[in-house]
Molecule: Bacterial RNase P class A
Organism: Frankiaceae bacterium
RNA sequence: CGAGUCGGCCGGACGGUCGCGGCAGCGCUGUCGUCACGACGGGAGGGCUGUCGAGGAAAGUCCGGGCUCCACAGGGCAGGGUGGUCGCCAACAGCGACCCGGGGUGACCCGCGGGACAGUGCCACAGAGAACAGACCGCCGGUGCACGCACCGGCAAGGGUGAAACGGUGCGGUAAGAGCGCACCAGCGCCCGGGGUGACCCGGGCGGCUCGGCAAACCCCACCCGGAGCAAGGUCGAGAGGGAGUGCUCGCACUCCUGCCCGAGCGCCUGAGGGCUGCCCGCCCGAGCUCGGGGGUGGACCGCACGAGGCCGCUGGCAACAGCGGUCCCAGAUGGAUGACCGUCACCGGCCCUCCGGGGCCGGGACAGAACCCGGCUUACAGGCCGGCUCGUCCC
Numbered sequence: 001c002g003a004g005u006c007g008g009c010c011g012g013a014c015g016g017u018c019g020c021g022g023c024a025g026c027g028c029u030g031u032c033g034u035c036a037c038g039a040c041g042g043g044a045g046g047g048c049u050g051u052c053g054a055g056g057a058a059a060g061u062c063c064g065g066g067c068u069c070c071a072c073a074g075g076g077c078a079g080g081g082u083g084g085u086c087g088c089c090a091a092c093a094g095c096g097a098c099c100c101g102g103g104g105u106g107a108c109c110c111g112c113g114g115g116a117c118a119g120u121g122c123c124a125c126a127g128a129g130a131a132c133a134g135a136c137c138g139c140c141g142g143u144g145c146a147c148g149c150a151c152c153g154g155c156a157a158g159g160g161u162g163a164a165a166c167g168g169u170g171c172g173g174u175a176a177g178a179g180c181g182c183a184c185c186a187g188c189g190c191c192c193g194g195g196g197u198g199a200c201c202c203g204g205g206c207g208g209c210u211c212g213g214c215a216a217a218c219c220c221c222a223c224c225c226g227g228a229g230c231a232a233g234g235u236c237g238a239g240a241g242g243g244a245g246u247g248c249u250c251g252c253a254c255u256c257c258u259g260c261c262c263g264a265g266c267g268c269c270u271g272a273g274g275g276c277u278g279c280c281c282g283c284c285c286g287a288g289c290u291c292g293g294g295g296g297u298g299g300a301c302c303g304c305a306c307g308a309g310g311c312c313g314c315u316g317g318c319a320a321c322a323g324c325g326g327u328c329c330c331a332g333a334u335g336g337a338u339g340a341c342c343g344u345c346a347c348c349g350g351c352c353c354u355c356c357g358g359g360g361c362c363g364g365g366a367c368a369g370a371a372c373c374c375g376g377c378u379u380a381c382a383g384g385c386c387g388g389c390u391c392g393u394c395c396c
Stems, first nucleotide, its partner, number of pairs: 001392010012345007020053007028045002031042004055367001059378002062376005067229004074281004079225005084098005099113001100111004114220002119218002121214003136159002138155007167185006186210001188207008233302004241258008260294007273285004309328008347364007
């Protein structure tokens, strides 16, 4: 310098004008309550000042957890998830390191990575034959010839089909052949020694000679899994109708309690229904339950913004990560705010000029957008920056 591979980061900056949401402070204007009539307090609207105001994915809602409510005698059967090993983590289908298999000269990448001697099942097309196999061409022997061949038998080495054809090479052997025999190699199983926490690796011996693939087919093994979700859940208020009381001008007002009314069906211990949140047994609760029609309220606050939190440093660890110290406070709407315009600078692209230093004009800036919170995964993204490593060529 060229080619490549892996990882990290940014997602314009500053100023002005106007606008939007939260919080705090100070005035103003209504309103309500108390009152010693001086004020005090609550709540609403609007104004000013100060301060804060989206993301790396806020997204998809695919996993995991926090939080909340319900459940939490027991037994059985289903169902779902995970799947090399050792670690990390609150947890995970996440992350790190390693192992095995495959690809690449290499950096590195890919793996939906338990079990196919527990059983069942499947293997398209092609092909003779697709799993305790098979004989189309072929090879060999015999018989018959009308000498192109036919029939009977043997073989599985060679050809052919296929994603896959029941080990490979060589020698022996044979009519031709074949693990039929032998040697070496590959594979499988068992045993022994060594290394490693482990997956596994290295070495040696023995065996029968060879046993195909699919488990994201059923299934088997090991481990894990209660249900519903912030419209969770809680507090306050309002409400139609009903009942009781008081007052009086006798059909209205006020106060208190309850929380609506009508119809049909089933049930009230011979028990409807409900809970154990998939089902059964079993256990527990149990006086209401189901359907239809009509009417009312459909508001406020909490949950809810300090958290497995961000940043910096040190220590331990290969790393994921953990511990300690310091420092910071960082959106909170509920028709749902976080925006628009202008100027300057920076960046990118095009055109023009140039005294080669540069200058001028025009244009452009993505994906997307919180709604209880957090950890991941996946997907989208204009443009740009940085670093590690590998291979090739040249020079020193």